c-di-GMP-I riboswitch aptamer from a Phycisphaerae bacterium, 83 nucleotides, folded computationally.

[in-house]
RNA sequence: UCCUCGAAAAGGCAAACCGGGCGACAUGAAGCCCGGCGCGCAAAGCCACGGGUUCCGAUAAGUGGGACAGCCGGGCUACCGAA
Numbered sequence: 001u002c003c004u005c006g007a008a009a010a011g012g013c014a015a016a017c018c019g020g021g022c023g024a025c026a027u028g029a030a031g032c033c034c035g036g037c038g039c040g041c042a043a044a045g046c047c048a049c050g051g052g053u054u055c056c057g058a059u060a061a062g063u064g065g066g067a068c069a070g071c072c073g074g075g076c077u078a079c080c081g082a083a
Base pairs, nucleotide, nucleotide: 006080012041013040017036018035019034020033021032022031039070045076046075047074049073050072051071052068053067054066055065056064
């Protein structure tokens, strides 16, 4: 120095809920953004590639569009330095 791992330290993120706004022609979905909050997280940083969940439609052969990265797997990047 690098890989693996995850004690300590410094920081970081932020579930549910509350308030406001956005989000399918209208209604306003899953969900998203801002503020508060603090369930928790060593990638709870990023990516919708695979599986899964979910919203709206379609449906005798239709199978489309959206969401979830804090469901799992995978890919990329990364602070610290104990065993």
Taxonomically the source falls in Phycisphaerae (Bacteria, Pseudomonadati, Planctomycetota). The coordinates come from a structure-prediction model, not an experiment, and the mean pLDDT is 78.